RNA sequence: AGCGCUAAAGGCACACCCGCCGAAAGGCGGGGACGCAAAACCAUGGGUCUAAGGCCGGAAGCUAUGAUCGCCAGGUUGCCGAAA
Numbered sequence: 001a002g003c004g005c006u007a008a009a010g011g012c013a014c015a016c017c018c019g020c021c022g023a024a025a026g027g028c029g030g031g032g033a034c035g036c037a038a039a040a041c042c043a044u045g046g047g048u049c050u051a052a053g054g055c056c057g058g059a060a061g062c063u064a065u066g067a068u069c070g071c072c073a074g075g076u077u078g079c080c081g082a083a084a
Base pairs, nucleotide, nucleotide: 003081004080011036012035016031017030018029019028020027021026034070040076041075042074044073045072046071047068048067049066053063054062055061
């Protein structure tokens, strides 16, 4: 550098419930564990979700400047060490 075991020490925390924030998607805190070797960080590319505002005579619909890195790719940083 690469790889990831029925290893050790630790770490994170899906669904769901409670509280708060938000128009929503969703976020944060507490409880809780489905899972995770980057489930640490960055919205850079793609995907997905939402549609306050905008477009529209109204409705429907469209639209990201919103959200998601626990959807994928890319970038940055990082614990441990069986086997090959």
Molecule: c-di-GMP-I-GGC riboswitch aptamer
Organism: Peptococcaceae bacterium